[in-house]
RNA sequence: GAAGUCGGUUAGGCAGCCGCUGGGUGCAUCUGCACCGAGAGGAAAGUCCGGGCUCCGCAGAGCAGGAUGCCGGUUAACGACCGGGCGCUAUAAGCCGCAAGGCAAAGGCGACGGAAAGUGCAACAGAGAAUAGACCGCCGAUGGCUCCGUCAGGCAACUGAAGGAGAUCAGGCAAGGGUGAAACGGCGAGGUAAGAGCUCACCGCAGGACUGGUAACAGGACUGGCACGGCAAACCCCAUCCGGAGCAAGGCCAAAUAGGGAAGCAUGGGCGUGGCUCGCGCUGCUUCCGGGUAGGCUGCUUGAGCGUACCGGCAACGGUACGCCUAGAGGAAUGGCUGUCCACGACAGAACCCGGCUUAUCGACCGGCUUCCCAC
Numbered sequence: 001g002a003a004g005u006c007g008g009u010u011a012g013g014c015a016g017c018c019g020c021u022g023g024g025u026g027c028a029u030c031u032g033c034a035c036c037g038a039g040a041g042g043a044a045a046g047u048c049c050g051g052g053c054u055c056c057g058c059a060g061a062g063c064a065g066g067a068u069g070c071c072g073g074u075u076a077a078c079g080a081c082c083g084g085g086c087g088c089u090a091u092a093a094g095c096c097g098c099a100a101g102g103c104a105a106a107g108g109c110g111a112c113g114g115a116a117a118g119u120g121c122a123a124c125a126g127a128g129a130a131u132a133g134a135c136c137g138c139c140g141a142u143g144g145c146u147c148c149g150u151c152a153g154g155c156a157a158c159u160g161a162a163g164g165a166g167a168u169c170a171g172g173c174a175a176g177g178g179u180g181a182a183a184c185g186g187c188g189a190g191g192u193a194a195g196a197g198c199u200c201a202c203c204g205c206a207g208g209a210c211u212g213g214u215a216a217c218a219g220g221a222c223u224g225g226c227a228c229g230g231c232a233a234a235c236c237c238c239a240u241c242c243g244g245a246g247c248a249a250g251g252c253c254a255a256a257u258a259g260g261g262a263a264g265c266a267u268g269g270g271c272g273u274g275g276c277u278c279g280c281g282c283u284g285c286u287u288c289c290g291g292g293u294a295g296g297c298u299g300c301u302u303g304a305g306c307g308u309a310c311c312g313g314c315a316a317c318g319g320u321a322c323g324c325c326u327a328g329a330g331g332a333a334u335g336g337c338u339g340u341c342c343a344c345g346a347c348a349g350a351a352c353c354c355g356g357c358u359u360a361u362c363g364a365c366c367g368g369c370u371u372c373c374c375a376c
Base pairs, nucleotide, nucleotide: 001372002371003370004369005368006367007366008365009364010363012341013340014339015338016337017336018335020039021038023036024035025034026033027032041347045358046357048356049355050354051353052352053246054245055244056243060278061277062276063275065242066241067240068239069238070084071083072082073081074080085112086110087109088108089107094103095102096101113237114236118235119234120231121230135177136176137173138172139171142170143169144168145166146165147164148163150161151160152159153158185203186202188200189199190198204226205224206223207222210219211218212217250298251297252296253295260289261288262287263286264285265284269283270282271281272280305324306323307322308321309320310319311318312317
């Protein structure tokens, strides 16, 4: 310097004029005036997870149901985050080499427990799809078939014996080819009639012990010709976890109406914040028709909050000290105009709050890691 990739900050700036909302102070009371200070995001989006908070339930137990799923840690908690392991990306960004070919990262992703407990699924093609299998093909040593000559017996026909050759029948094979997404270990040598872990070396796979590591896991040596592959985002098995409803939760005040009507169950019947059973509590409950109100206040913003420094930790994060207060609307507040600078501005607006994840996105700046090139 180039390429790849990860993280952090920011999210137009400045000035002037008019305007909007909350808070504080002062003056006025009839809702106003003046001053001070504050006023949308990194995702406010999605509503996908987890909680805080509120209410119900003597808040219990079990079943059903649901969620998560490598190891260790962080956290209020999580399906999140941090670190590590394994796998994929990798038939590769790049590098070496004349070529053939060889070597190969950072980063990213992971729905990452179990297939030897059982059940089930895999269209079509194919011989055969998980204790499989013969379509093309190879062999045909052994038995059969055909031919050839030889030997022995025989007058001859013929009989017997062994041999050679041929193409195949019986039979053997699953190595080669084909089908398929995938074919019951791979490659090489020996062996065989032809083949096959049939045998051997190497690789793969399985296994108890040994070493390192908290662990997941990794590793050199040893033994075994060796188990029947895949899918559990299929049912299932295993481990861990899980009350419910939600700010339209809930609380207070005021006002109005029809303390209306009908049906059903009822001492074991009904109700009790997901379903069922038991337990526990209460003593009425359920359904339909009709009527009134929908107003005001509160919850509502000081938080598992933010910033800086130091300490501990690889890190996530934790601790200590100091400092800061930073929207609370209520049909919904941030707007309009002008000038200027420049990087020419995208995605986009809080509604109880917080920690995450996911999605959308114009740019600017600052750094980290990996590989390569050049110079010293």

The prediction has a mean pLDDT of 79. Bacterial RNase P class A from an uncultured Pseudomonadota bacterium, 376 nucleotides, folded computationally. Its Rfam family is "Bacterial RNase P class A". Rfam classes the family as a ribozyme. Rfam links the family to the GO terms ribonuclease P activity, tRNA processing and dimeric ribonuclease P complex. It was read from a public genome assembly, where an Rfam model found it.